[in-house]
Context: one part of a larger RNA
RNA sequence: GGAUGAAUACUGGUGGCAUGCUUAACACAUGCAAGUCAGAUGGGAAACAUGGGAAACGGUGUUUCCAGUGGCAGACGGGUGAGUGACGCGUAGAAACCUGCCCUUGGGAGGGGAACAAUAGUUGGAAACGGCUGCUAAUAGCCCGUAGGCUGAGGAUAAAAAUGAGGAAUCCACCAGAGGAGGGGCUCGCAUCUGAUUAUCUAGUUGGUGAGGCAAUAUCUUACCAAGGUGAUGAUCAGUAGCUGGUCCUAGAGGAUGAUCAGCCAUACUGGGACUGAGACACGAUCCAGACUCCUACGGGAGGCAGCAGUAGGGAAUUUUCUGCAAUGGGCGAAAGCCUAAUGGAGAAACGCCGCAUGGAGGUAGAAGGCCCACGGGUCAUGAACUUCUUUUCCCAGAGAAGAAGAAAUGACGGUAUCUGGGGAAUAAGCAUCAGCUAACUCUGUGCCAGAAGCCGCGGUAAUACAGAGGGUGCAAGUGUUAUCC
Repeated sequence: GGAUGAAUACUGGUGGCAUGCUUAACACAUGCAAGUCAGAUGGGAAACAUGGGAAACGGUGUUUCCAGUGGCAGACGGGUGAGUGACGCGUAGAAACCUGCCCUUGGGAGGGGAACAAUAGUUGGAAACGGCUGCUAAUAGCCCGUAGGCUGAGGAUAAAAAUGAGGAAUCCACCAGAGGAGGGGCUCGCAUCUGAUUAUCUAGUUGGUGAGGCAAUAUCUUACCAAGGUGAUGAUCAGUAGCUGGUCCUAGAGGAUGAUCAGCCAUACUGGGACUGAGACACGAUCCAGACUCCUACGGGAGGCAGCAGUAGGGAAUUUUCUGCAAUGGGCGAAAGCCUAAUGGAGAAACGCCGCAUGGAGGUAGAAGGCCCACGGGUCAUGAACUUCUUUUCCCAGAGAAGAAGAAAUGACGGUAUCUGGGGAAUAAGCAUCAGCUAACUCUGUGCCAGAAGCCGCGGUAAUACAGAGGGUGCAAGUGUUAUCC
C1' cells in the first nucleotide's frame, strides 16, 4: 500500500447492487417449512334441483367437504461443516453393474376366488393408543392359463388393472422385453497439511481353493491351505483440517484463504439397527439404548430448529415471530387446481462496492468578530452579508409502467420505478492529523507533573511532540483505531 462475512469510537443526506452467528454440531417457547389424487376405491356429511308420497320418508342428478383403503411424492428442494489426511475431493481413465418418472420401438392385457381397513357392536386406558366380534370395495393381495427365460438332463420358477373418463372417436394408466437420455454404485493412475523429540506396522492381516452373498466386482462373509503384505520415495502413530471451481495479495514466481455463488462429500440430540422403496440405512419415517426436556390419574407416555422467522445463552459481533405464489422451478393431478419459509419481494443494519447531493455566478467598505503582531499591519477571507440564477435532491399535486409466457384473463413487489407541473437555497459535513518517517505552525496553559506514543523519541519555565485556541493538511458520508492475510 492492498484486502476483510469484520468489530469499535465519533459522525451521518440519498439512490442502486450485493452481504450478514466466523463464537456454543449449545438448549429451544410459538407459528409455519410436504403434500396431492374423488377421472383407483367402499363409506359418511352438507347444499341445490327434480319428481314420488297424505305424511313419515325414500329415489335420481349436480356440486362441495371428510377420515380410511390405495397410488405417486415425502431419498428432491432447504440447513450445517461435527467427523473425515480418505479413492473423501480434484483430474484422467476403465469394466463386472442398477435405474421410478421421461423418450423411441415391437408385443401383451384370458379366467377365477378369498380377505383387511373404514364402518357397526362391545370393551381396556388419565392419556398416548388399543383389544374382540361381524360386514364390505378397489388401479390393494392371491390362484389358474398363456408368452418368454435358466439348465446337459431330471427339474424348478414366472406377467398383467381390457382399470378409469367419455355418447363415441379417443385419452390416461397397466405387464414383461429392447434401445436411449439423465442419475447412481464399484474400481484404478496421478495429486492432496504438519511432526522422526512418532520406525516399524498388520492376523481377515496378504494371496489361493471351496461355499455363501450382492444390482455388480471384491476377503464383502465363512471353512481350509500358504506366510505373506506395508515402510526413510516416511508406513504406523499424533496433531490439525470438509475438498474443489474460486477469493485476496503479487510485475511474475509464489504466498494466504475456501463467507456469499456453483460442483462433490459428510451429517441431522448421541450411539447402533433394519423396514419400505427404482433410489435411504431416511433432517420434519421406524426400532433399541443413552443424555436432556415436558405431561401423568404414577400404571405409563411425548419430544428433537445444523429448515424459515424467533427466544435464551456464549460472544467484540451478525437482521423481521413480514408478504405473495404474479414470475422461475418442484410435488401430485386428465385438468381446474392444491401445496411449496424453494423462490420472488418488502423491512431493519454505512457491513461492503458504486453513483449523486449538501448549491452556481457576481460581490472590497478588504465590514463586524476571532487569532497573530515588530502595533505599522497580517490572516481567517470572496469566505459571509448583499444581488442574481438553478432545483439534482426535498415537499405537494397529476399521469403511471415493463416484468404476462397469452385469443382473453391473471402483478406480491406497488400507485413502486419513471414522467409532468408547482414551491422554495430551501432538508443535508464530518473525522483524523500538523517534531522526523509524513502532506500540514503559531500562541496560551502546564512544568519529568498532567499527559502523549506505530518507531525514533517528547514533557524537569521560552514544548511546532502534552492540553486548549486560531490557522493549515488529508480523506470525505464517512473518518480514525483494533484484529488478521499478502
This is a predicted structure of a 486-nucleotide part of an RNA (small-subunit ribosomal RNA, 5' domain) from Capsicum chinense.
The full RNA is in RNAcentral, with records from SILVA.
It matches the Rfam family "Bacterial small subunit ribosomal RNA".